[in-house]
């Protein structure tokens, strides 16, 4: 400075899949009581299945990297054994996503939610 990206905060938008089953516990009501009956998923517990992908996490394509990866292929240098260099292939490393996995998380509403947008703050790239 007609102030980019990134970051933070408020607000708005924002998908998927079970209010699953069993047992135990809890709460409410009725019956005089013990207790029994009925009702309530009650942001309780344990177990058993069924699913979802958009907190987080993990996996990976190209590109890039590899004197201390390779008795590999090809080429160049050298008279050559063979060595050096380059390149290619392989190997290893690194490597994004709303892709893949489903560890975690989630499967009525609420909450959460990748990501997108407005505004403000911060920031200081190009010029």
């Nucleotide at each position: 400075a007609u102030g980019a990206a990134a970051g933070c905060a408020c607000a708005g938008g924002g998908a998927g899949a079970g209010a699953g089953c069993a047992c135990c516990g809890g709460g409410a009501a009725g019956c005089g009581a013990a207790g029994c009956u009925u009702c309530c998923g009650c942001g309780g517990g344990u177990g058993c299945c069924g699913c979802c992908g958009a907190a987080g996490g993990a996996g990976u394509a190209a590109a890039c990297c590899g004197a201390u990866c390779g008795a590999g292929g090809c080429g160049c240098u050298g008279a050559a054994g063979c060595a050096g260099c380059g390149u290619u292939c392989g190997c290893g490393g690194c490597g994004a996503a709303u892709c893949u996995c489903u560890c975690a998380g989630g499967c009525a509403a609420a909450a959460g939610g990748a990501c997108c947008u407005u505004u403000g703050c911060c920031g200081g790239a190009c010029g």